Predicted 3D model of a 75-nucleotide RNA (transfer RNA) from a Nanobdellota archaeon. Rfam family: tRNA. By type it is a transfer RNA. Rfam links the family to the GO term triplet codon-amino acid adaptor activity. RNAcentral holds the sequence, with entries from ENA. Model confidence (mean pLDDT): 82 of 100.
[in-house]
């Protein structure tokens, strides 16, 4: 230098190919119930401008381009 893969909540991930209107799951955090207390269990709440920027579109996590970070391969 070239190609490919990954980046979505504090952590681990799904959704992306086939655009569709509220972005979700598990763990964790917090609150309440329960309990003598803790744990477990049950109920609920908060937390994300989907790495960043731009473009296409009525509409973008999803398509296109550029760019940043990480990994692998090739030269």
């Nucleotide at each position: 230098g070239a190609g490919c893969c990954c980046g979505u909540a504090g952590c681990g991930c799904a959704g992306c190919c086939u655009g569709g209107a509220u972005a979700g799951c598990g763990c964790g955090a917090c609150u309440g119930c329960c309990u003598c207390c803790u744990a477990a269990g049950c109920a609920g709440u908060a937390g994300g401008u989907c790495g960043u920027g731009a473009g296409u579109u009525c509409a973008a996590a999803u398509c296109u381009c550029a760019u940043c970070g990480g990994g692998c391969u090739c030269g």